Record summary:
This is a predicted structure of a 1379-nucleotide RNA (small-subunit ribosomal RNA) from an uncultured bacterium. The sequence is in RNAcentral, with records from ENA and SILVA. Its mean pLDDT, the model's own confidence on a scale to 100, is 85.
């Protein structure tokens, strides 16, 4: 900077992009060059090397050369001399350095800067001075002996530059007397004396090397001091050589370093002592930097060398390859005893994720010893292993479009891969061969030369290597991770919460860009990825740089110690602080510049830097220190006033209860409603008295008071603060405050009192699904008083304490003043409350009592949960109380607001929602529809509303999508191409069959050309396709329910807000309405509502046939004929309503309410009209469509079954249960609508369904058609009936190819349940509800369904508390797939 809690801000915590690593894993691999490599078991270790070296210190064994001599014929041997070598060994120098490890050390260590007046230095370098005279071992060797070794003894005998003694005798050391100089001291230097002590080694001979003393250097070290340098207080006290002296020893020195003695001291909240972890630095890594991690290689310093300890040598160790002495472990023994130390170099086995050859060489740098050659050198040069890690190259370069092939995708058209390849030109680094071939070498040695110097002869491990030249040829050389977002990079298939991915959020449940493959991309490339680790982002420990009303976070309050911080003038000091110089801040690393390797990397040179420490000189502004003042800060006095501030003691009424007595009787109490309870042994109720015990009503106030807990009748007594005048003394005396001390409600604990209410615990009654609650009866501790603990709270203004500063208003305490007659203004200071600017805040708010600028001082906090746990400690009688983690988990936990959804929250309103009516359903019986249940199948789909008389507005075949069977595969239908036919198909027959269908019979093309042929058209056969009511409505379109005809739901612009978002749209009123007025930071605008559309009602105008008829005719009658165009009426068009008009409310508005006209009055009534959305709501079987599935089947023909089943359950409805009825018979009045494969008159037959008949009618003409309740008359008279009408039986009728499964109607016969319906639940507010009948679609034919029509036609609405549903507007929310 992102990502991640959320719709949004904030807090916050997790992750991730960078770097970097002595790394490891995974995979992948061509060179080269610099570099790096046991980080674990400071575990154990075969082998072999890693410290010698001097014969110019000394004796000499042996061994070689030359010589001379003995022996021996000789081979040979023995002895002298001379040279050269030289084991062991004396001795001398080094071995203490070099190399390795980090085991312990939190300081005897590192760093940095001093000190050494408390010291030391071998080798090396200046300079002075000497070295004279002696003497005795001894090893080595012989010789014995002891012993397995390893090693020893005893005799003897020998040298030095090994050892001693002696003499001289310094400027040396001690030790004393003087002079001088000198420092900040203890004191140091110089000098001048006296005593004392007190050295030497030689070797080589030509140069010379040693020696032995003193002084000085120069590198080198010891002691020592001041700062700096880890965690932990859940470690708070530690010490007895411990502090300090005297004295003395010891040391190179100082110094309890050591000892004896005295004394009793020292450290230590600026963390002593204890525990944990750690070698420290220069540097590395990260960072902008401060900071944080870190200590590998390289470099200093330390420290350690099988574990402990010890000391000897020696200039120098308390000594990695050196000793002694315990320990442990190997390994060797002759059991008696002995040997060893790889944290040198290489290797070994163990451990471990892991980490190299038992190379080569002293050529070089370096070291040791040498006089010097020379030797020694696992230091170090150099190879060799590892892509460990940096660097560098390189794997080819340029052309080339039919944009091949292939792969992959595709909308099928293409499109990518991709100039990539091929293909054509060119080049040859690295590799591979062949040739040549270094630098690193020059010191030293030898000769000449006094000497400068010159001259000579050799030295290379790496390495036939680096390099350089040729030779052939693109010829040998890419991979590895990733492509949901964070983050560059997208498609396709598989899979289907499986496999399986994942750093975080989080993918996978059938179209996965996120899992596996595969194309295509991205990224880096000899590597890539992972995994661990750091630092970064992390202002997430905040010094630079963080907070703390509510997020995590102010102690519960005072007072106060040590600490911090501290008011004004003025003089001195120079610690801080500033300037200036000087010395250190080791090379190397870092930076820069420039040079070397072909670049780089790496190196080398020069400059810088190393942000520090030390000293010297100067300043004095601040701070500090001091000396001297000042008053504002802070106290003190004097003099008031107010106040539940504190403690004691006293006292006073009301109450409640309890006792007594009276009075009086059935109930009292208590509840949502009871019940426990009390009461006839006399309660409650009421009167009197009396006892007790607790708390003080009214006053009483966001009033006082106190530090906070807290404080409340009234009086006295003792006492704490605060305050307001005066300004008379003090002169900063101040403020905060770790530890500490002291107060702390409540509950509790201990002890001894009281005990009236009240009341944990227990009881018991209800409540309840249960009630260990809540509600009732009762009721112990306690609640109180005295003493003593406890010490906690939502101990709260979830706001530490001082102090300063910074616009207002308005109340309200105390106190002093001023004005005023009283009321009552007003002014100061302290207090306390409300609002509000500025500014702060994430907002909420805070807001002079700050959560505003600031300054001081204490205290907390650093994701959630584990947890305020658990251990330890500390206090407590206990009950706890403080102090207070870690394992393991999650990716968020949280706060403020927002906007919905919700509430058994609140207002305001609506609605057949509730109430008030009316009628049904839930019971019967049948009918349809659902489930369930059977079955070969009873196709499928719909499930609360909003699925269930729904899709289906009409399943005997069909439909049918099921089911059995039986057949077909270019397929029932259609489309294209390409063949073949001219017959076949179709019609009409025939056989087989249940048909499909197969085989026959009969029939049998057209158009154009002379013809060939060519087209139509028909069939067939091949192909591309076809097809599918097969899945997915959660992949969709389109449509459709639903909330809802509910008043909503948005936008632009402005404005407000860090934002989600608000405002418009809310508020006042009004409406059926977000409907319309007023008012508002809004102003307008859309989709909705209305209105516009159709039907209805009123009138008019136009128009008159199939309607109509005042008129005239005719007729028995019937608009029949004629004639009208009034009227009904019909269908077209126009008026008509608009709160217009009055009164009255209202705010003068909107509108309301009343009234007048009006046919209709305030939306007349009806319909159509369904905003933004919501339910993954339905429907893939209407229809369209993505994918997905099938293709001799899931398609398709074709019989026949099935959907019509039936022990149940359920929803919608018929018909009923009957007298407001039934049932007979008379008799009136409709609107819609329909009709030519139709509708069906008259008219005849039949009891009836019907059947004959055939006129009119494509319809205001003909016809369906008869309307029914109604109304009359009649008869039933309350019963299972003359209600009911199911069941069933004969018998028919009519559609139809066919009523068996399975049609509908008719007639006769039969006559079940049912007598009004549990708990519950539906509709409906006026032409409505009920009721009565008509007729359509579909249709052959089937209907109680559905849609339509007119008749007749109520009853009720007090009202909105309460059930459902919805609208605004608040309010709370831990809820957002939203209760």
């Nucleotide at each position: 900077g992102a990502g991640u809690u959320u719709g949004u801000c904030c807090u916050g915590g997790c992750u991730c992009a960078g770097a970097a690593c002595g790394a490891a894993c995974g995979u992948u691999g061509g060179c080269g060059g610099c570099g790096u490599g046991g980080a674990u078991u400071a575990g154990g270790c075969a082998u072999g090397c890693a410290a010698g070296u001097c014969g110019a210190a000394c004796g000499a064994a042996u061994c070689c050369c030359g010589g001379g001599g003995g022996g021996g014929u000789a081979a040979c041997u023995c002895u002298c001399c001379g040279g050269g070598g030289g084991a062991a060994g004396u001795g001398g120098c080094g071995a203490a350095a070099g190399g390795g490890g980090c085991a312990g050390u939190a300081a005897g260590g590192c760093g940095u800067g001093g000190g050494u007046a408390a010291c030391c230095u071998a080798c090396c370098c200046c300079g002075g001075g000497g070295a004279c005279c002696g003497g005795g071992a001894u090893a080595g060797c012989c010789a014995u002996c002891c012993u397995a070794a390893c090693g020893g003894g005893u005799g003897g005998g020998u040298a030095a530059u090994a050892c001693c003694g002696g003499g001289c005798g310094a400027g040396g050391u001690g030790a004393u007397g003087g002079u001088c100089c000198u420092g900040c001291c203890u004191g140091g230097g110089a000098u001048c004396g006296u005593c004392a002590u007190g050295a030497a080694a030689g070797g080589a001979a030509a140069u010379u090397c040693g020696c032995c003393u003193c002084g000085g250097g120069a590198g080198g070290g010891g002691c020592u001091c001041a700062c700096g340098u880890g965690g932990u207080a859940u470690u708070a006290g530690c010490u007895g050589g411990u502090u300090g002296g005297u004295g003395a020893g010891g040391u190179a020195a100082c110094g309890g370093c050591u000892c004896a003695c005295c004394a009793a001291g020292g450290c230590c909240g600026a963390g002593a002592u204890g525990c944990c972890u750690a070698g420290c630095a220069g540097g590395u890594g990260u960072g902008a930097g401060a900071g944080c991690a870190u200590g590998a290689c390289c470099u200093g310093c330390g420290c350690c060398a099988c574990u402990g300890g010890c000391a000897c040598u020696g200039a120098g160790a308390c000594a990695c390859u050196g000793g002694c002495c315990a320990g442990a472990c190997u390994c060797c023994u002759a059991c008696g005893g002995g040997a060893g130390g790889c944290a040198g170099c290489a290797g070994u086995g163990g451990g471990g994720a892991a980490u190299c050859u038992u190379g080569c060489g002293c050529a070089a740098u370096g070291g040791g010893c040498g006089a010097a050659a020379g030797c020694c050198u696992g230091a170090c040069g150099c190879a060799g292993c590892g892509a460990c890690g940096c660097c560098g190259c390189g794997u080819g370069g340029g052309g080339g479009a039919u944009g091949a092939a292939g792969c992959a995708u595709u909308u099928c058209g293409g499109u990518g891969u991709g100039u990539a390849a091929a293909c054509c030109c060119c080049u040859u680094u690295c590799g591979a061969c062949u040739g040549g071939g270094a630098c690193g070498a020059a010191u030293g040695c030898c000769u000449c030369g006094c000497a400068a110097g010159a001259g000579g002869a050799g030295u290379g491990a790496c390495g036939g290597u680096a390099c350089c030249a040729g030779u052939a040829g693109a010829a040998g050389a890419a991979g590895c991770c990733c492509c949901g977002g964070c983050u560059a990079a997208c498609u396709a298939c598989g899979u289907g919460c499986c496999a399986g991915c994942a750093g975080c959020c989080g993918c996978g449940g059938u179209a996965a860009g996120a899992c596996g493959u595969a194309g295509g991309g991205g990224g880096c490339c000899a590597g890539c990825g992972u995994u661990g680790u750091u630092c970064g982002g992390a202002a997430u420990u905040a010094c630079u740089g963080g907070g703390u009303g509510u997020a995590a976070a102010g102690g519960g309050u005072u007072c106060g110690u040590a600490g911090g911080c501290g008011g004004u003038g003025u003089g001195g000091c120079a610690a801080g602080u500033c300037g200036g110089g000087a010395g250190u801040g080791a090379g190397a690393u870092c930076u820069a510049u420039g040079g070397g390797c072909u670049u780089a990397a790496c190196u080398c040179a020069u400059a810088g830097g190393c942000u520090g420490c030390u000293u010297c000189c100067g300043a004095a502004a601040c701070u500090g220190c001091u000396g001297u003042g000042c008053u504002u800060g802070a106290g003190u006095g004097u003099g008031g006033g107010a106040g539940a501030g504190g403690c004691g003691c006293g006292u006073g009424g009301a109450a409640u209860u309890g006792c007594a007595g009276g009075u009086g009787u059935a109930g009292c109490g208590g509840u949502g409603a009871a019940a426990u309870g009390c009461g006839u042994a006399g309660a409650u109720a009421u009167c009197u008295g009396c006892a007790g015990g607790a708390a003080c009503a009214c006053c009483c106030g966001u009033g006082g008071c106190g530090a906070a807990a807290g404080c409340g009748g009234c009086g006295c007594g003792c006492u704490g603060g605060a305050c307001c005048a005066c300004a008379a003394c003090u002169g900063a005396c101040g403020c905060u405050g770790a530890g500490g001390a002291a107060c702390g409600a409540a509950a509790g604990c201990u002890a001894g009192g009281g005990g009236a209410g009240c009341a944990a615990a227990c009881a018991g009654g209800a409540u309840u699904a249960g009630a260990u609650a809540c509600c009732c009866u009762g009721g112990u501790a306690g609640u109180c008083c005295u003493a003593g603990c406890c010490c906690u709270a939502a101990a709260c203004g979830a706001u530490c304490a001082g102090g300063a500063c910074u616009u207002g208003g308005g109340g309200u305490g105390c106190c002093a003043c001023c004005c005023g007659u009283u009321c009552g203004g007003g002014u100061g200071u302290c207090g306390u409350c409300c609002c509000g600017g500025a500014g702060c805040u994430a907002a909420c708010g805070c807001g002079u009592u700050a959560a505003g600028u600031c300054c001081u001082g204490c205290a907390c906090c650093u994701g959630g949960g584990g947890a305020g746990u658990a251990c330890g400690g500390u206090c407590g009688c206990a009950a706890g109380a403080c102090u207070g983690a870690a394992a393991c988990u999650c990716a968020a936990a949280g706060g403020a607001a927002u906007u919905g959804a919700c509430g058994g929250g609140g207002g305001c309103c609506c609605g057949c929602a509730c109430a008030a009516g009316c009628g049904g359903u839930g019971g019967a019986a049948c009918a349809u529809g659902u489930g369930g249940u059977u079955c070969a199948a009873u196709u499928c789909g719909a499930c609360g509303c909003u699925a269930c008389g729904c899709g289906a507005g009409g399943a005997a075949c069909c439909u049918u999508a099921c089911c059995u069977g039986g057949g077909c595969u270019c397929g029932a239908a259609g489309c294209g191409c390409a063949c073949c036919u001219g017959a076949c198909c179709a019609g009409c027959u025939g056989u087989a069959g249940a048909a499909a269908u197969a085989c026959g019979g009969c029939c049998u093309u057209c158009u154009c050309g002379c013809a060939a042929g060519a087209g139509a058209c028909a069939g067939g056969u091949g192909u591309g396709g076809a097809g599918g009511c097969g899945c997915u409505g959660c992949a969709u379109g389109g449509c459709u329910g639903u909330c809802g005809u509910c008043a909503g739901c948005u936008c632009g612009u402005g404005c407000c807000g860090u934002g989600a978002g608000g405002u418009g749209u809310u508020g006042g009123g009004u409406u059926a309405a977000g409907u319309c007025c007023c008012g508002c930071a809004a102003c307008g605008a859309g989709c909705g509502c209305a209105a516009c559309c159709c039907c209805u009602g009123c009138a008019c105008g136009u128009a008159g046939u199939u309607g109509c008829c005042a008129c005239u005719c005719c007729g028995c009658a019937a608009g029949g004929a004629g004639g009208g165009a009034a009227c009904u009426c019909u269908a077209c068009g126009u008026g008509g309503a608009c709160u217009g008009c009055u009164c009255c409310g209202g705010a003068u508005a909107a509108c309301g309410g009343a009234g007048a006209g009006g046919a209709a009055g305030g939306u007349g009534g009806g319909g159509a009209u369904g905003a933004c959305g919501u339910c993954a709501a339905g429907u893939c079987c209407g229809c369209a469509u993505g994918g997905c599935c099938u293709u001799u089947a899931u398609g398709u023909c074709c019989a026949g079954g099935g959907c019509u089943a039936c022990a149940c359950a359920c929803g919608u409805g018929u018909u009923a249960c009957a007298a407001u009825g039934c049932a007979g018979g008379g008799c009136a009045c409709a609107a819609a609508c329909c009709g030519u494969u139709g509708c069906c008159a008259a008219c005849c037959c039949g009891c009836g369904a019907g059947g004959g008949g055939g006129a009119g009618c494509u319809a205001a003409u003909c016809g369906g058609a008869a309307a029914a309740a109604a109304c009359u008359c009649u008869g039933c008279u309350c019963a299972g009936u003359u209600c009911g009408g199911a069941u069933u039986g004969c018998a028919g009728u009519c559609u139809g190819c066919a009523a068996c499964u399975c049609g509908a109607c008719u007639g006769c016969a039969u006559g079940a349940a049912g007598c009004c319906g549990g708990a519950a639940u539906c509709g409906c507010u006026a032409g409505u509800a009920a009721u009565g009948g008509c007729g359509u679609a579909u249709c052959a034919g089937a209907u109680c369904g559905a849609c339509g029509c007119c008749g007749u036609g109520a009853a009720u609405a007090c009202g909105u508390u309460c059930c459902c549903g919805g609208g605004c507007c608040u309010u709370g929310c831990a809820c957002a797939c939203a209760c």